[in-house]
Molecule: transfer RNA
Organism: marine sediment metagenome
RNA sequence: GGGCCGGUCGUUCAGCCUGGCCAGGACGCCGCCCUCACACGGCGGAGAUCGCAGGUUCAAAUCCUGCCCGGCCCA
Numbered sequence: 001g002g003g004c005c006g007g008u009c010g011u012u013c014a015g016c017c018u019g020g021c022c023a024g025g026a027c028g029c030c031g032c033c034c035u036c037a038c039a040c041g042g043c044g045g046a047g048a049u050c051g052c053a054g055g056u057u058c059a060a061a062u063c064c065u066g067c068c069c070g071g072c073c074c075a
Base pairs, nucleotide, nucleotide: 001074002073003072004071005070006069007068010027011026012025013024020058029045030044031043032042033041051067052066053065054064055063
């Protein structure tokens, strides 16, 4: 230098190919119920500029371009 994969709540993982309602699950966190109490269990809640910047579009996590970071391969 070239190619491929990945970057999404605190953590981890979906969703991207096929654009569209308030971006979802698990764990964790907070509150309530349960219990003498704790654990377990039940119910509810907060929490993500979707790596960054542009472009296309009525509308972008999703499509296009450039760049950054991590991993693997080739030279």